Description:
The prediction has a mean pLDDT of 81. A computed fold for a 582-nucleotide part of an RNA from Candidatus Methanogasteraceae archaeon UBA261, annotated as large-subunit ribosomal RNA, domain V. The sequence was found in a public genome assembly. It matches the Rfam family "Archaeal large subunit ribosomal RNA".
Context: one part of a larger RNA
RNA sequence: CUAGAGACCUCUAGGGGGAAGUGAAGACCCCGUAGAGCUUUACUGCAGCCUGCAGCUGAGUUGUGAUUUUGGAUGUACAGUAUAGGUAGGAGGCAUCGAAACCCCGGCGCCAGCCGGGGUGGAGCCAACAAUGGGAUACUACCCUUUCAAGAUUACGGCUCUAACUCAGAGAUGAGGACCCCUGUAGGUGGGCAGUUUGGGUGGGGCGCCACGCCCUUGAAAAGAUAUCAAGGGCGCCCAAAGGUUGACUCAAGUGGGUCGGAAACCCACUGAAGAGUGCAAGAGCAUAAGUCAGCCUUACGUGAUUUCGCAAAGCAAGGAAUCGCGAGACGAAAGUCGGGUCUAGCGAACCAAUGUACCUCCUUGAUGGGGGUCAUUGACUACAGAAAAGCUACCUCAGGGAUAACAGAGUCGUUUCCGGCAAGAGCACAUAUCGACCCGGAAGCUUGCUACCUCGAUGUCGGUUCUUUCCAUCCUGGCCGUGCAGCAGCGGCCAAGGGUGAGGUUGUUCGCCUAUUAAAGGAGAUCGUGAGCUGGGUUUAGACCGUCGUGAGACAGGUCGGUUACUAUCUACUAGAGGUG
Numbered sequence: 001c002u003a004g005a006g007a008c009c010u011c012u013a014g015g016g017g018g019a020a021g022u023g024a025a026g027a028c029c030c031c032g033u034a035g036a037g038c039u040u041u042a043c044u045g046c047a048g049c050c051u052g053c054a055g056c057u058g059a060g061u062u063g064u065g066a067u068u069u070u071g072g073a074u075g076u077a078c079a080g081u082a083u084a085g086g087u088a089g090g091a092g093g094c095a096u097c098g099a100a101a102c103c104c105c106g107g108c109g110c111c112a113g114c115c116g117g118g119g120u121g122g123a124g125c126c127a128a129c130a131a132u133g134g135g136a137u138a139c140u141a142c143c144c145u146u147u148c149a150a151g152a153u154u155a156c157g158g159c160u161c162u163a164a165c166u167c168a169g170a171g172a173u174g175a176g177g178a179c180c181c182c183u184g185u186a187g188g189u190g191g192g193c194a195g196u197u198u199g200g201g202u203g204g205g206g207c208g209c210c211a212c213g214c215c216c217u218u219g220a221a222a223a224g225a226u227a228u229c230a231a232g233g234g235c236g237c238c239c240a241a242a243g244g245u246u247g248a249c250u251c252a253a254g255u256g257g258g259u260c261g262g263a264a265a266c267c268c269a270c271u272g273a274a275g276a277g278u279g280c281a282a283g284a285g286c287a288u289a290a291g292u293c294a295g296c297c298u299u300a301c302g303u304g305a306u307u308u309c310g311c312a313a314a315g316c317a318a319g320g321a322a323u324c325g326c327g328a329g330a331c332g333a334a335a336g337u338c339g340g341g342u343c344u345a346g347c348g349a350a351c352c353a354a355u356g357u358a359c360c361u362c363c364u365u366g367a368u369g370g371g372g373g374u375c376a377u378u379g380a381c382u383a384c385a386g387a388a389a390a391g392c393u394a395c396c397u398c399a400g401g402g403a404u405a406a407c408a409g410a411g412u413c414g415u416u417u418c419c420g421g422c423a424a425g426a427g428c429a430c431a432u433a434u435c436g437a438c439c440c441g442g443a444a445g446c447u448u449g450c451u452a453c454c455u456c457g458a459u460g461u462c463g464g465u466u467c468u469u470u471c472c473a474u475c476c477u478g479g480c481c482g483u484g485c486a487g488c489a490g491c492g493g494c495c496a497a498g499g500g501u502g503a504g505g506u507u508g509u510u511c512g513c514c515u516a517u518u519a520a521a522g523g524a525g526a527u528c529g530u531g532a533g534c535u536g537g538g539u540u541u542a543g544a545c546c547g548u549c550g551u552g553a554g555a556c557a558g559g560u561c562g563g564u565u566a567c568u569a570u571c572u573a574c575u576a577g578a579g580g581u582g
Base pairs, nucleotide, nucleotide: 007581008580009579010578011577012576013575014574017572018571019570021567022566029401030400032398034397035396036393037392038391039390042196043195044194045193046192048189049188050187051186052185053184054183055182058161059160060159061158062157063156064155065154066153067152068151069150070149071148072147073146075144085143086142087141088140089139092126093125094124101120102119103118104117105116106115107114108113165176166175167174168173199212200210201209208229213235214234215233216232217231218230236384237279238341239340243297244296245295246294247293248292249291251275253271254270255269256268257267258266277286278285280346282344283343284342301327302326303325304324305323306322307321308320309319329338330337331336352379353378354377355376356375358374359373360372361371362370363369408455409453410451411450412449414448416444417443418442419441420440421439425435426434462537463535464534465533467529468526469525470524471523472522475500476499477498478495479494480493481492482491483490503515504514505513506512543561544560545559546558547556548555549554
């Protein structure tokens, strides 16, 4: 000096790696004593429908019932004149307004007789008295059983009518007709419609379970208190004696002895502080016994007060416990003890209902009855300080939450992968050429879990594709060692990541299986690299079908067909290029 490349600054163009890019107070998930749509044998109602009664709604006739009034009839145990319903009064009652007796007719009947009507008749008949036994249908009154007649009311049924009412018709009128329609009231039915509810805890929610009310032990860290879906258990009663009191006794077990009798039955003797028993879980307690047996009883009382647990150190209910006063009792000779059970579990507010007796009050002056109230007892809410209460939503909505799940990240590493220690054994003998049990120790962070730490005012979710890069625990290619390495070919190990690691069939697949090649067809990471690069087959909206489940709405890591993939690049990074500066 020439050519090329580079650094810095400015610019042009590009494709989109990053700005957990922009877009939208996440649609998934949970929560809210939030909403809506839908369902039903959820709860409570309302339309509608059915049926009874009443009103609108009247007339007549007939049949069968019911109730009631009036007037009759009816009533046979035995004894007894004989067909004595009951009770009371009662000494007289009926009769020329026609007694007895006789004849005819009708009804009832236990076949004895009784009652009614008509005729003849023309003066007595019945009771008391006597007998029976419970006394006169002699007479009067009120009732009972059965039954007849008349009347009233009422129910149901049949038939007839016309004037309400209805229909047709312009009307005249016709057809139907007290039915229908309508109204009131009562019972039933009633997702047709409406308003609501459908619990909480929870290593996300759901399913499961109750850790949701109580009691005991451990955890609990030597006062007290103390959590977990921590560990081990129990209660929702039982007992008229298993309670009160007075008195007496001592257990379990062992040893020795004793007919049947044995390891164990019962008896005797000794040892025996508890090793038994206590109604029930555990702990504490108990022999002076709270344990075992017997006598008498009901304190398993009435009414008050205080303290305490419940509920530590704020408040609070039911309920439980202890102490004391008065009254009434039990047992005991007495002192005394007794308000249940040796103590700690065995429980429930208000409203309402039932019951009780005591009280107050109203109807009501008194009785009866009823209503209301006070008090007590019983009845339940186990989600146990107690709403009256079923589900679905993928058609969904809102307010929120990374207080809480699914993907990814992070932590951890049981699981997984890989490595190591020891070496029982296999390897014809021989642990270590090769394989290697049981047990033990690690590494990695590719699997699957666990946690819930970041993100729910959004970090786009499987697989493929494209493209780049990293690791080595190396599949091939290179170097080396051992061999149960003659050679060829292998097996095992050491160094090594420069390069390579392909194609096809099936499946959405990752993976896997299969096929033919090949030196080999290695394993992983990069937000399970990569959707502001593509694809959209799968999963995971709305439509639809099948199976199964559900009464149903609907549901199903069951199957199936279909189904919007937004963004004009500011910064940064990179690629290609241009100009400038030293």